[in-house]
RNA sequence: AGAGUUUGUUCCUGGCUCAGGAUGAACGCUGGCGGCAUGCCUAAUACAUGCAAGUCGAACGAGAGACCUUCGGGUCUCUAGUGGCGAACGGGUGAGUAACACGUAGGGAACCUGCCCGUGCACCGGGAAUACGCUCUGGAAACGGAGAACAAAUCCCGAUGUACAGGAAGGAGGCAUCUUCUUUCUGUGAAACAUCCUCUAGGGGAUGGGGCGCGGAUGGACCUGCGGUGCAUUAUUUGGUUGGCGGGGUAAAGGCCCACCAAGACGAUGAUGCAUAGCCGGCCUGAGAGGGCGGACCGCCACAUUGGGACUGAGACACGGCCCACACUCCUGUGGGAGGCAGCAGUAGGGGAUUUUCGUCAAUGGGCGCAAUGCCUGAACGAGCGAUGCCGCGUGAGUGAAGAAGACCUUCGGGUCGUAAAGCUAUGUUGCGGGGGAAAAAAGGCAGCAUCUGGAAAUGGGUGCUGACUGAUGGUGCCCCACCAGAAAGUCACGGCUAAACUACGUACCAGCAGCCGAGGUAAUAAGUAGGUGGCGAGCGUUAUUUGGAAUGAUUGGGCGUAAAGGGUGCGCAGGCGGUCCUGCAAGUCUGGAGUGAAACGCAUGAGCUCAACUCAUGCAUGGCUUUGGAAACUGGAGGACUGGAGAGCAGGAGAGGGCGGUGGAACUCCAUGUGUAGCGGUAAAAUGCGUAGAUAUAUGGAAGAACACCAGUGGCGAAGGCGGCCGCCUGGCCUGUUGCUGACGCUGAGGCACGAAAGCGUGGGGAGCAAAAAGGAUUAGAUACCCUAGUAGUCCACGCCGUAAACGAUUAGAAGGAGAGUGUUGGGGGUGAAACCUCAAUGGGAAUGUUAAGGCAGUGAGUCCUCCCGCCUGGGGAGUAUGCGCGCGAGUGUGAAACUCAAAGGAAUUGACGGGGGCCCGCACAAGCGGUAGAGUAUAUGGUUUAAUUCGAAGCAACGCGAAGAACCUUACCAGAGCCUUGACAUGAGAUGCGAAGAUGCAGAGAUGCAUCGAAGGUCAACAUCCACACAGGUGGUGCAUGGUUGUCGUCAGCUCGUGUCGUGAGAUGUUGGGUCAAGUCCCGCAACGAGCGCAACCCUUGUGGCAUGUUGCUAACAGGAAAAGCUGAGGACUCAUGCCAGACUGCCGGUGACAAACCGGAGGAAGGCGGGGAUGACGUCAAAUCAUCAUGCCCCUUAUGGCCUGGGCUACACACGUACUACAAUGGCGGCUACAAAGAGCAGCGAGACAGGUAUGUCGAGCGAAUCUCAUAAAAGCCGUCCCAGUUCGGAUUGGAGGCUGCAACCCGCCUCCAUGAAGUUGGAAUCGCUAGUAAUCGCGGAUCAGCAUGCCGCGGUGAAUACGUUCCCGGGCCUUGCACACACCGCCCGUCA
Repeated sequence: AGAGUUUGUUCCUGGCUCAGGAUGAACGCUGGCGGCAUGCCUAAUACAUGCAAGUCGAACGAGAGACCUUCGGGUCUCUAGUGGCGAACGGGUGAGUAACACGUAGGGAACCUGCCCGUGCACCGGGAAUACGCUCUGGAAACGGAGAACAAAUCCCGAUGUACAGGAAGGAGGCAUCUUCUUUCUGUGAAACAUCCUCUAGGGGAUGGGGCGCGGAUGGACCUGCGGUGCAUUAUUUGGUUGGCGGGGUAAAGGCCCACCAAGACGAUGAUGCAUAGCCGGCCUGAGAGGGCGGACCGCCACAUUGGGACUGAGACACGGCCCACACUCCUGUGGGAGGCAGCAGUAGGGGAUUUUCGUCAAUGGGCGCAAUGCCUGAACGAGCGAUGCCGCGUGAGUGAAGAAGACCUUCGGGUCGUAAAGCUAUGUUGCGGGGGAAAAAAGGCAGCAUCUGGAAAUGGGUGCUGACUGAUGGUGCCCCACCAGAAAGUCACGGCUAAACUACGUACCAGCAGCCGAGGUAAUAAGUAGGUGGCGAGCGUUAUUUGGAAUGAUUGGGCGUAAAGGGUGCGCAGGCGGUCCUGCAAGUCUGGAGUGAAACGCAUGAGCUCAACUCAUGCAUGGCUUUGGAAACUGGAGGACUGGAGAGCAGGAGAGGGCGGUGGAACUCCAUGUGUAGCGGUAAAAUGCGUAGAUAUAUGGAAGAACACCAGUGGCGAAGGCGGCCGCCUGGCCUGUUGCUGACGCUGAGGCACGAAAGCGUGGGGAGCAAAAAGGAUUAGAUACCCUAGUAGUCCACGCCGUAAACGAUUAGAAGGAGAGUGUUGGGGGUGAAACCUCAAUGGGAAUGUUAAGGCAGUGAGUCCUCCCGCCUGGGGAGUAUGCGCGCGAGUGUGAAACUCAAAGGAAUUGACGGGGGCCCGCACAAGCGGUAGAGUAUAUGGUUUAAUUCGAAGCAACGCGAAGAACCUUACCAGAGCCUUGACAUGAGAUGCGAAGAUGCAGAGAUGCAUCGAAGGUCAACAUCCACACAGGUGGUGCAUGGUUGUCGUCAGCUCGUGUCGUGAGAUGUUGGGUCAAGUCCCGCAACGAGCGCAACCCUUGUGGCAUGUUGCUAACAGGAAAAGCUGAGGACUCAUGCCAGACUGCCGGUGACAAACCGGAGGAAGGCGGGGAUGACGUCAAAUCAUCAUGCCCCUUAUGGCCUGGGCUACACACGUACUACAAUGGCGGCUACAAAGAGCAGCGAGACAGGUAUGUCGAGCGAAUCUCAUAAAAGCCGUCCCAGUUCGGAUUGGAGGCUGCAACCCGCCUCCAUGAAGUUGGAAUCGCUAGUAAUCGCGGAUCAGCAUGCCGCGGUGAAUACGUUCCCGGGCCUUGCACACACCGCCCGUCA
């Protein structure tokens, strides 16, 4: 000192939460010792029991007992009583109290004070009564009653009196009443002895006690200023009330009380009422200012079961006194009595919670006493209990690596706990045992001695020294000796905040955690456990409360345009603030002195307990209050002056400023009449409505009400609301000029008063148009709406209410000064010939400094002057609600909460995404065309259903002829099996044994398998086989949301970024935007940007042209051969072709457009022209997209099974639905015959020529070819000739029957092909939808991969070969810019209401 939390991100506002400190604490876990503190915060609830106030024989008599005795008596103890003092202190508690209760500072000419101190004076005489005791007696008891006597006193009474009180006269002083001195008169009114010493003895003296005064001290009573609390949803309160005269009463002033008189007194500076509370020194916190608290200790107050009252006394209206009343408890013989723990212990109860029915008067202090080693003292001192707090000490120290065992983790190598342990060495705080210690806490009093003092002397008084005595704590502190590392560590945390501290297991939105954010849905560093680690440590955490952080109530030290917050506006009382100069005062202010501010506490410096806590000493501080000197700048009070603020006079000016009364035209509607005929009206389209009883339209005349076109303007006026035809009357404000007048008269303004749009209310008018409500017609799923028809209150006027609005500039009012650089408009003034120009007031748009969270504001501030005044705000919701009160006819309005709930709500900006927002652009996106799909049959895939199983995956585009380039067995993962195997079908290691592998044959079996025979490779190191038991194998089991790799998609769309710089508080922006252009972020220009990267393009392959080289297996022009024919042969390299290498195309050239650019358009040349065509190539990223079943792989799961083998079945099922294809529906065709022209491929377990057989599929023999040589292999559409003649056909071929062929162990489930026969649906296909822009679509055939066999699928190849594109309004997708946004999982968003 800050931090977390609103958002995708940022800045701000703003709340919530955390880290610190503290406590009379409590709870959980744990617990060794000591010191010092501290301990009913709740029920001021009720209390059993014991104790807490007695003492004095040196005041008094009486009685009893004991001892001694010289028998006279004496001494001691005890008991009750008379008397005195004390009991008003000490101790407890905080109920009451908002008050002179407390604190602080004062006052008295208005008071008292026992014991104590000082001082003065005085002390004479008398007297009975009564207690105890005795006798009788009442009562249960408590407690009494009666009678007869009897004592004494420090008991009682009388006298005197320095005195005291009052009166008179005189003097002095003060503050009105008064105070004091002198003289005199009147009145009141005291006393007490005890003990001791002495002898000069009716004496003298000592100590203590007693009386009356005066003074002091101490303690107390009274009065006053100031101070400390919440509510105004408490605004009026008060009758002894306020004051006076006179009395009473008191220690004393006073309505304290009383009689009379007056009508006052308090109050927005908060009276009264209600609620809460003992106050202070201080304590906690805080940098301080403040905030909270008042437990322990100290001071004061109040109380003593509740309420009231007095008595005694110096002192009480009395905690352990009295009386009365109520409640409660107890005793009782029922008649009556007793009691008061908020004293110390203790009990019950309450409560989260608070101790022993302890010891002692040794010390300190108190009461009594002359005194004592006296008595009393639950005050006090001690001990006990409690980690309740603070402080201190310990639980060990050194050495010790085999880095032990064990635990945990692991990549299996190891790592961590960890020198930690063990072991060895030494030590002994505390502990345990023994001993010492009569030490310290002790001063006083007593005795003795010495000395001083008084006295005639003695008893005395003071000082010093010496000696003995007194300890509850306690045999305690402390010291010494011996003994053993032995007896002594926990608790909380480990996701961020939070400095520190992470892994494993089990769990699986469950259990649970959490202060806030949050975490847990199968790999949890956040729950639980373990290991490890961290913090603190005899404690550690939690809870509660309080302060801080919180500048989150802001005096120090906040705000109000948009975050919460300016009153709707003005006038104005109180209040606050206030221009210039002079004089004087001294209230504020400043500066000296004095008093006080108790002690404790605090701070500083020292000292004492071994240290510390604790205790002691000294100093400082105690911000304050009171008092007294001084200063006079500023504020204030007083006096005087001034003109600049303010006002007024005179002369002009503009204006929808206000009120009243008149008046005008246009339009609408209505009425009357004429003309005129079938519609009008209304809407996106209609209908309701009006109209043949004559509408709408049109013409003329009339009536009524309301509003004032153009002018008209970010123009004017007004305080705001607001104000608009013209004229008149009345009236408010403003501006300009002038500077003759007044002389601070000013500003603001809580309450108060007034004004205050629209709607609404009351009474009475008025009512054309418009128009809530109500009605009808439409729209719609509905439509109590938007649209239409018609329409009532109302809108208008007069009078009276209401008092609110997004009453907004969301900006209170007023003043001052501050570059106004520049620019409009309105109204004045000056100035000019007219202008320019200057100036005042007002109204706009821009903008510098400044300011702001930003956007913005900016002389009309949201800037400055820490200016002055008022109002208002303090998280969101609940809520402007409830309640109370005021106002109102009502509607309602003003004032205005809480419970509860959330961790946000909000402002401004940023980047995206989105919009049935805008602009620009592109794409077979639409349009223009061609051909399809969706209808039929079949094939195939999927869903669904079925099934023992119909294995699994793929799911909008981007799953569905997809994985699968080919399921009869195998494949195969699925199912059935009363089938089988268990170190395994496969891999590695280790152990033991052995000779006999592979293969062949036979038998059994469905087969796996088992048995038997042959066989003889290879081999003694076993590499081969078997066995045992073990590590392990194996898994197409799970998780594609744990992953790698691969792939799809947006999209071959033109984008995606970075460095440096600059701008911005920041997120970010700029660059990448803009003007052109392009297929393209392609290029050019401009520009606070300059560059760069990944993409685009190019480089690569292929195709299109040419050249060169080469020339077999390809080719054949020329030459030759050969013929039945053929490059068949010799030969050739010309051509085609093949292979390789080059060339060619670059907007290079010309013209035009463009900005002199980039580029575009046209042209020439050229095989090809503006990217020539096609392919490969896929930026940053998105979709938790797809795949654990290609493969790899973490974790989890199975292990005589979820592994392995076998046979058979299934993946091929079938009421149905969808996708993708094939074949068709025919004449641009089908069928028959004849005749042409390819390319690209494949081939040895292969392609297979040719020949033969068959009608065919095919079979038999079999040449050639590992292929530019041979084969597959006849390309088909096309062309020519013929036939069919529009039909379910000579179209179409499904389905089915029969007969065959091929592959293969095997075609039943379940293959393909051929032939014969059969001949289904279908006659061009609804809504909707797909592909394609040129060698493309369409159409025709050919080949290949997979493959034993199986192709309408897939991948390739060539043949024939079109139509159309005006264009970008619209649909879809995409790119760029801009705008809005409460979205950010991003519109498949967010979110409101109702219902459950």

Source information
A computed fold for a 1396-nucleotide RNA from an uncultured bacterium, annotated as small-subunit ribosomal RNA. RNAcentral holds the sequence, with entries from Greengenes. Model confidence (mean pLDDT): 80 of 100.